This is a predicted structure of a 95-nucleotide RNA (TPP riboswitch aptamer (THI element)) from a Myxococcales bacterium.
RNA sequence: GUGGAGAGCUCGGGGCGCCCCCCGUGGGGGGCUGAGAUGGACCCGCAUCACCUGAUCCGGAUCAUACCGGCGUAGGGAAGCCCAAUGACCAAACG
Numbered sequence: 001g002u003g004g005a006g007a008g009c010u011c012g013g014g015g016c017g018c019c020c021c022c023c024g025u026g027g028g029g030g031g032c033u034g035a036g037a038u039g040g041a042c043c044c045g046c047a048u049c050a051c052c053u054g055a056u057c058c059g060g061a062u063c064a065u066a067c068c069g070g071c072g073u074a075g076g077g078a079a080g081c082c083c084a085a086u087g088a089c090c091a092a093a094c095g
Stems, first nucleotide, its partner, number of pairs: 001094002003090001006083001008081003011045004016039001017032006051076003057070004
């Protein structure tokens, strides 16, 4: 440079499971997936990736699991102000 729509403030919403070992019922350590498995963090705020419900669901894989896929453009789900869109912020890839 190519790309091109989001940024800020305030407020708000959300999840935290599975396996093994130690100690013995309250903790400690390790492993798996993930942004995050209780961090003082992470993700999300109008919606086909926050998350919940259906769901003690269905198929597959796994030591095991809400691990992967389906269901699913499903039904719910937390917002106002302001700036930008006259190219900000960002930066994977390519040059």